[in-house]
RNA sequence: GAUAGAGGCGCGGGUCUUAUCAGUAGCAUUAACGUCAAUAUUCCGACAUAUUGUUAAUGUGAAAGGAAGCACCGCCGAGGAAUGUAUAAGUCGGGGUAUACAUAUCCGGUCGUGCAUUUAACAGAUGUACGAUUGUCAUUAAGCCGUCGCAGGCGUAAUGGAGAGCUAUC
Repeated sequence: GAUAGAGGCGCGGGUCUUAUCAGUAGCAUUAACGUCAAUAUUCCGACAUAUUGUUAAUGUGAAAGGAAGCACCGCCGAGGAAUGUAUAAGUCGGGGUAUACAUAUCCGGUCGUGCAUUUAACAGAUGUACGAUUGUCAUUAAGCCGUCGCAGGCGUAAUGGAGAGCUAUC
């Protein structure tokens, strides 16, 4: 350097089904108020375009995103986050969101709790702090195997490190 592997409630993807979203948005009817004011076009501001609106009652009544489950697919920096660039929704400016790419910037994996962010949500996700657990390597210790004796190997315990790591073969 190449190839192949290991960690386990391991990581991610799309389809299907289900619950939630929600008796919400919208639509219809009625009534009241308003009508140069108001609404819509991702949020804010300015403009532009289109339209008429607001509230209450009655009736009707979704969907997307997010989530869970089985199987399947791709995998073991799997992936996640952060930063930057580009694109998107009427135009411009500033944000946010989504997608793609880049960066040896951070994180070995899983779980629990607190806090923060996100979200319809006390679900979930992300980040962070603490704790538990687990895999891997290094060091040390006594023990076992082995040796004439060293070397070496095995499991146990403690401490420490990080995936650009670890193991095997060439």